[in-house]
C1' cells in the first nucleotide's frame, strides 16, 4: 500500500430489524457472621464516530477512527 476480520458494561462474552439489550464476574449496600472470606438478596454502570435505507437500525449499506491477521514494497 492492497485484502480480510473484529468494536455491546471496568473486564470477558451473547444476543435480536420492533415489547424493558442480557449472562458470567467486578464495583456498591443489605443479610449472615466476634470480624474477614463464601453464600443469598438488592442496586447503577454500555451498542465506537458520522452519514443512509427503513414506519422503526445495536443489527442492513458506505465512510471515518482504534485494534488483530495475511500479502506485497523499502531500509
Nucleotide at each position: 500500500g492492497c485484502g480480510g476480520g473484529u468494536a455491546u458494561a471496568g473486564u470477558a462474552c451473547a444476543g435480536u430489524g420492533g415489547u424493558u439489550a442480557g449472562u458470567a464476574u467486578a464495583c456498591a449496600a443489605g443479610u449472615u457472621u466476634u470480624c474477614c472470606a463464601a453464600a443469598c438478596u438488592u442496586g447503577g454502570g454500555a451498542u465506537g464516530a458520522g452519514a443512509g435505507u427503513u414506519c422503526g437500525a445495536u443489527u442492513c449499506u458506505c465512510u471515518c477512527u482504534a485494534c488483530c491477521c495475511g500479502c506485497a514494497c523499502c531500509a
This is a predicted structure of a 75-nucleotide RNA (transfer RNA) from a Candidatus Saccharimonadota bacterium. The same sequence occurs in records of 2 taxa. It matches the Rfam family "tRNA". The family's RNA type in Rfam is transfer RNA. Its family is annotated with triplet codon-amino acid adaptor activity in the Gene Ontology. The sequence is in RNAcentral, with records from ENA and MGnify. The coordinates come from a structure-prediction model, not an experiment, and the mean pLDDT is 80.